[in-house]
Predicted 3D model of a 103-nucleotide RNA (SAM riboswitch aptamer (S box leader)) from Gracilibacillus lacisalsi DSM 19029. Its Rfam family is "SAM riboswitch aptamer (S box leader)". Its family is annotated with regulation of gene expression in the Gene Ontology.
């Protein structure tokens, strides 16, 4: 790389460095020299895994110590193999992201 499972309309930004693209892909629509994106520092959000605490175990709840993740817009919107239904639509699924496990 790939596979399995779970989640994805909530939440949370300042400073510095760099410089022209960025928001996965396609279309749209946005963000961006009043400096985006990326990286670094600090801060924060969340609670997936581990830890710790409570209730006897399990399980659940809490905590936020460690490992990740995240901090424009619903995964920005729609589409992308397909399918179901009460069919201008909704949902599942797919695609993508993250976590844990497998390999």
């Nucleotide at each position: 790389a790939u596979c399995u499972u779970a989640u994805c309309g909530a939440g949370a930004g300042a400073g510095g460095u760099c410089u022209a693209g960025g928001g996965a892909c396609u279309g749209g629509c946005c963000c961006g020299a009043u400096g985006a994106c990326a990286c670094c520092u600090c801060a924060g959000c969340a609670a997936c895994c581990a830890g710790c605490a409570a209730u006897g175990c399990a399980a659940u709840u809490g905590u936020a110590u460690g490992g990740u993740g995240c901090u424009a817009a619903a995964u920005c919107c729609a589409g992308a193999c397909g399918g179901u239904a009460u069919a201008u639509u909704a949902c599942c699924a797919a695609a993508g992201a993250u976590a844990a496990g497998a390999g």
Of the family's consensus pairs, 97% are formed in the model. Model confidence (mean pLDDT): 82 of 100. NCBI's taxonomy places the organism under Bacteria, Bacillati, Bacilli, Caryophanales, Gracilibacillus lacisalsi.